[in-house]
Molecule: transfer RNA
Organism: Flavobacterium silvaticum
C1' cells in the first nucleotide's frame, strides 16, 4: 500500500446487537489501626471515552473521515 484488531482515570482493563450515576484492579490522597513501618480496613480525587462530523429525543456504543499503536499480507 491492502487488511485485521484496538485508542476508556497515572498504569493494566471491563462495559459494544443506543437509554438514566461511566466502573474494576494497582497506583495516589486522607483517616483508622500500630510504639513505629508494612498489610488489612474505611473515605475521597482522579475521565471533554484519540481527534472532528453525521444519524437519533438520546451515541463510549451506529455510519464516515483524519490520526496513533500492533499484527498479518505484498
Nucleotide at each position: 500500500g491492502g487488511c485485521g484488531a484496538g485508542g476508556u482515570a497515572g498504569c493494566u482493563c471491563a462495559g459494544u446487537c443506543g437509554g438514566u450515576u461511566a466502573g474494576a484492579g494497582c497506583g495516589c490522597a486522607g483517616g483508622a489501626u500500630u510504639c513505629a513501618u508494612a498489610a488489612c480496613c474505611c473515605u475521597g480525587a482522579g475521565g471533554u471515552c484519540g481527534a472532528g462530523a453525521g444519524u437519533u429525543c438520546a451515541a463510549a456504543u451506529c455510519u464516515c473521515u483524519c490520526u496513533c499503536u500492533c499484527g498479518c499480507u505484498a